[in-house]
This record gives sequence, structure tokens and C1' cells, in this order.
RNA sequence: CGGAAAAGGAUAGCGCCAGGCCCAUCUGAUGUCAGAUUAGAUGUGGUGACGAGGAUUGAGUUUAUCGAAAGAUUCGGCGGAUGACUCAAGGUUUGUGUAAUCUACAGAAUGGUUUAAAAAGGAACUGUAAAGUUUCAACAGAAAGCCAUUCCCGCACCCGG
Repeated sequence: CGGAAAAGGAUAGCGCCAGGCCCAUCUGAUGUCAGAUUAGAUGUGGUGACGAGGAUUGAGUUUAUCGAAAGAUUCGGCGGAUGACUCAAGGUUUGUGUAAUCUACAGAAUGGUUUAAAAAGGAACUGUAAAGUUUCAACAGAAAGCCAUUCCCGCACCCGG
């Protein structure tokens, strides 16, 4: 110095790219005063989801929540994923079982409240360019938490009165 390994940290709109689109160069064709259009090849070329939110344990299945956007390829493909459903397990005043319902802050409904958006856009920088990086101040909805009100808490067996 290089490689490998280990440790630590971050990340699920999270990672990747042979289609597509875009850029550059070269060549051919058409055309023009000049521009330009189109086809092909080359390139370790560029792009290829904007954030919020989300984990009881195990197994299985599955196209996995919310909104934003000059409405746009955020198209298309591959992999993955904290979602949803089913079973088991567990919670719901007490013993067992079952029904219903939910998931460790573990019954439901309604209302209220709280809850840092980012991209787009502006500025600067890098790059021949497509684009990229940093920074600035705006605008969401769902989920979760808390509070209030209403409703549900059945059936069978057992024990005691």
C1' cells in the first nucleotide's frame, strides 16, 4: 500500500438495472440561409418513489398503510419489507372451557386534542450535458398517544354465600 475479517453507525417508497426515456460523441439518411429531424453504434454516461408512519413470538398466505406533486417514467423489471388475513400463544374483575374482541399502554364506537413533513420551488457548488450535492423557508393525511361520552363484558361447568 492492497485485500480480507472484525467492531460501530445509518437505512424498508429500502436496494439494484439488460427495457423505456434523457445526455454526449461518431456515422448514415432527409432537410435548411443557418438551425433541425430521424436511424444505428459507443459510454462502468444520467434517471429509475417525495416524505410521514409501521415490529408480542412462531408458522402459513398475500399485488403491504397515509397523504404530497407545475399530474410527472413515482413507467417497467428484480430482490426485500415492521402491513393485512388464518392458526397457535397471550390480554379483556375471579377458577376452567367456549363465544366475542383485541395484541403487550392488548373490548368497541363517536368526538376532541397532540403529533418537526419532504420532494416540487429558491440559492450556491460540481459536471460539456442529461443530472447530482448542500442549504433555505412553506403546505398534508393516516397511524399511534392522551382526554371525554356512549355501549359491550354472553353461555356452560365448578367453588362460596
This is a predicted structure of a 161-nucleotide RNA (glmS glucosamine-6-phosphate activated ribozyme aptamer) from Jeotgalibaca porci. It matches the Rfam family "glmS glucosamine-6-phosphate activated ribozyme aptamer". From the family's description: This entry contains a glucosamine-6-phosphate activated ribozyme that is found in the mRNA for GlmS. GlmS is an enzyme that uses fructose-6-phosphate and glutamine to generate glucosamine-6-phosphate. It is annotated as a riboswitch. Gene Ontology terms of the family: catalytic activity and regulation of gene expression. Model confidence (mean pLDDT): 76 of 100. The model forms 86% of the base pairs in the Rfam consensus.